[in-house]
Molecule: transfer RNA
Organism: uncultured Clostridia bacterium
RNA sequence: GCCGAUAUAGCUCAGCUGGUAGAGCGGCUGAUUCGUAAUCAGCAGGUCAUGGGUUCGAGUCCCAUUAUCGGCU
Numbered sequence: 001g002c003c004g005a006u007a008u009a010g011c012u013c014a015g016c017u018g019g020u021a022g023a024g025c026g027g028c029u030g031a032u033u034c035g036u037a038a039u040c041a042g043c044a045g046g047u048c049a050u051g052g053g054u055u056c057g058a059g060u061c062c063c064a065u066u067a068u069c070g071g072c073u
Stems, first nucleotide, its partner, number of pairs: 001072007010025004019056001027043005049065005
C1' cells in the first nucleotide's frame, strides 16, 4: 500500500424485509432474613464509533473518515 471483519447500556452480545433500541451479567430501591448471601418484585442507565447522503422514516441502505483485529504484498 491492497482486501476483509468488527464498532449498539458499565461488561458480554442480540436487533429479522428500513417502521417506538432489547436480553443476560452488573448497579440502585424494596420485599424476604437476626444479619449477609441466595431468591422475588421494581427502577435507572444509549449522540447505535465520527461526519455526510438517500428516504415520510436509518442501528439497518450508500459514501468518506477513525479505532481494533485478521489476511495479502